[in-house]
Molecule: FMN riboswitch aptamer (RFN element)
Organism: Yoonia sediminilitoris
RNA sequence: UCAGGUUCUCAGGGCGGGGCGGAAUUCCCCACCGGCGGUAUGCCCUUCGGGGUGAGCCCGCGAGCGCCUUUGGCCGUUGGCCAAAGGGUCAAGCAGAUCAGGUGAGAGGCCUGAGCCGACGGUCAUAGUCCGGAUGAAAGAGAGCGGGU
Repeated sequence: UCAGGUUCUCAGGGCGGGGCGGAAUUCCCCACCGGCGGUAUGCCCUUCGGGGUGAGCCCGCGAGCGCCUUUGGCCGUUGGCCAAAGGGUCAAGCAGAUCAGGUGAGAGGCCUGAGCCGACGGUCAUAGUCCGGAUGAAAGAGAGCGGGU
């Protein structure tokens, strides 16, 4: 310093106040939160080579559910339902969300303002914030070992 290997560690935040009600952290008003990688007109540092940092809604990724496959069980049959395990070019499954003004050569990212989005199951009442699967899984991050140059 860098292909590939291997082991280990780490890897998510948030309902505070009020209203209606028999009942709501679930509805209504105000509030609060923002995983991982990339990008970079900002900011910081600099030995001027460069380095660090910087997006929920710009490009991707992950978990969940669904889908598909396999196996088992049940129904009683072109098949359907339930459970478990496995898979990912499912490249547009659910499934996501940004505009206006300013600055500027240029804004999707900066400044100001106003908006918008958020799995599944549960619940005396509908949940991004409560409980549960989850002491799980994982995008990835770091370290060790060993290896290449």